[in-house]
Context: one part of a larger RNA
RNA sequence: GAGUAGCGAAAGACAGGUGAGAAUCCUGUCCACCGUAUGACUAAGGUUUCCUGGGGAAGGCUCGUCCUCCCAGGGUUAGUCGGGACCUAAGGCGAGGCCGAAAGGCGUAGUCGAUGGAUAACAGGUUGAGAUUCCUGUACCAGGUGAACAUGUUUGAACGAUGGAGGGACGCAGAAGGCUAACGGAUCCCAGCUGCUGGAUAUGCUGGGUUAAAUAAUGAGUCUUAGAUCGAGUUAAAUGCUUUAUCUUUUAAGGACAAGUUAUGAUGAGGACCGAAAUAAAGUAGGGAAGUCCGUGAUGUCACGCUGCCGAGAAAAGCUUCUAGUUAGUGUUUACCUGCCCGUACCGCAAACCGACACAGGUAGUCGAGGAGAGCAUCCUAAGGUGAGC
Numbered sequence: 001g002a003g004u005a006g007c008g009a010a011a012g013a014c015a016g017g018u019g020a021g022a023a024u025c026c027u028g029u030c031c032a033c034c035g036u037a038u039g040a041c042u043a044a045g046g047u048u049u050c051c052u053g054g055g056g057a058a059g060g061c062u063c064g065u066c067c068u069c070c071c072a073g074g075g076u077u078a079g080u081c082g083g084g085a086c087c088u089a090a091g092g093c094g095a096g097g098c099c100g101a102a103a104g105g106c107g108u109a110g111u112c113g114a115u116g117g118a119u120a121a122c123a124g125g126u127u128g129a130g131a132u133u134c135c136u137g138u139a140c141c142a143g144g145u146g147a148a149c150a151u152g153u154u155u156g157a158a159c160g161a162u163g164g165a166g167g168g169a170c171g172c173a174g175a176a177g178g179c180u181a182a183c184g185g186a187u188c189c190c191a192g193c194u195g196c197u198g199g200a201u202a203u204g205c206u207g208g209g210u211u212a213a214a215u216a217a218u219g220a221g222u223c224u225u226a227g228a229u230c231g232a233g234u235u236a237a238a239u240g241c242u243u244u245a246u247c248u249u250u251u252a253a254g255g256a257c258a259a260g261u262u263a264u265g266a267u268g269a270g271g272a273c274c275g276a277a278a279u280a281a282a283g284u285a286g287g288g289a290a291g292u293c294c295g296u297g298a299u300g301u302c303a304c305g306c307u308g309c310c311g312a313g314a315a316a317a318g319c320u321u322c323u324a325g326u327u328a329g330u331g332u333u334u335a336c337c338u339g340c341c342c343g344u345a346c347c348g349c350a351a352a353c354c355g356a357c358a359c360a361g362g363u364a365g366u367c368g369a370g371g372a373g374a375g376c377a378u379c380c381u382a383a384g385g386u387g388a389g390c
Stems, first nucleotide, its partner, number of pairs: 012030006031387004039367003045347002049345001050074006059067002079140002081343004086117002091112003097106003121138005141339011158326002163322004171309004177302003182296005188209006210269002214264005221257004226248004231243004273287002310313001353362002369381004
């Protein structure tokens, strides 16, 4: 220079409280903002930032009694969620092997590797901070033990390959239909209310009318001919699979798949509302009505099911089946028991991640209500969140 520029997009006001001290902290009442988000969930990343008590030097672009700051204590509970004890893709590593002055490179068998396949739990409640993890209720999966019954031990139950097969198993676009979530309405049901000013007891006003997995029945629909005999192939075998030939059967029975619906679950939970005792700690503990009908209707689901098209759209395991093989138990019902390791707090379009900052930037996925509207546009609102650190 200069107490100058600046104090990083944005609405606060008032009252009360606390305190040495308050524009800035807490509480309340108004007002305002977002509302395909400035709400909710979650991946990556962060790594204790979460909660409680205390503190105010420094950090906080002002202040500060406050904080994502400092100190102390506490907090993350799983057979079923995600990962591992399962599988493989791109790719990596790679016994032997090949190549190479050395280092090393490539690569078979194999072994790793999710962003994919497979895979058994839902509803409610609860803490200051955890919940599909704790608790309550109701389930399911795998294994074990006991009992009853059934069945089998050369008249072979049951298991069963590292082998043979099936299946898993797949593109994109378009159209129509079924169903549901969600939402709206009600003169129907339940609860409360009848007024600061003129009117208002009625078809008035306000609020509520919710319920899972699992089990059983049913099921819009979609797909599909089915069977017998001889033979051939399938590295050994096969009753399995593929298939030539012949015969029977038929466009409808049977079979497979399938969202949803109904009943049970539920004499439960939840529920508008009512609401204590308490020395301050409470709308807490506790009690608890109604559950009906109609409409709209998905981008969700049936389901890549159908139709069309060309660019012709993973693999392996689980699973089913067949023998080779093993050889005395096995199955159903019921009662009880067992179930390992890791993650789980919190932020997560952000003051907690990436940007040197409490930075107008960037950051994958899911849900995403109402009025008007073609609409995830736009404006106003709900639930919920926020008022931007001068």
Model confidence (mean pLDDT): 82 of 100.
The part of an RNA shown here (large-subunit ribosomal RNA, domain III) has 390 nucleotides and comes from Weissella cibaria KACC 11862.
Lineage of the source: Bacteria > Bacillati > Lactobacillaceae > Weissella > Weissella cibaria.
Rfam family: Bacterial large subunit ribosomal RNA. Rfam 15.1 lists 51,934 matches to the family in 10,816 species. Its family is annotated with structural constituent of ribosome and ribosome in the Gene Ontology.